[in-house]
RNA sequence: CGCCGGGUCUUACGCGAUCGUUACCCGUGAACUCCGUCAGGCCCGGAAGGGAGCAGCGGUAGCGGAGCUUUCGAUGCGCAGUAAGGCGCCCGGCGCU
Numbered sequence: 001c002g003c004c005g006g007g008u009c010u011u012a013c014g015c016g017a018u019c020g021u022u023a024c025c026c027g028u029g030a031a032c033u034c035c036g037u038c039a040g041g042c043c044c045g046g047a048a049g050g051g052a053g054c055a056g057c058g059g060u061a062g063c064g065g066a067g068c069u070u071u072c073g074a075u076g077c078g079c080a081g082u083a084a085g086g087c088g089c090c091c092g093g094c095g096c097u
Stems, first nucleotide, its partner, number of pairs: 001095008009085005014079003017075004023069001025065004034059004042051003
């Protein structure tokens, strides 16, 4: 000096970490104006029965908590993971001078 390989570097992907979020669980839970069921009472009816519907009960929207099992997303994070790129730097091997 040349060639080869590896590392660093860039990009994409993968796995993890962190954060947020979804489902699940618990609590609470829309007075007026969530849904259902509607005691009592009220109304219609001669009656049978029907009607609207307060309280109560059940559920839902919403809110809070717990948890990290789960959904989705993000990252100047980690891995000398996978692939491609570049040949600037470092390391190793071989050859020539």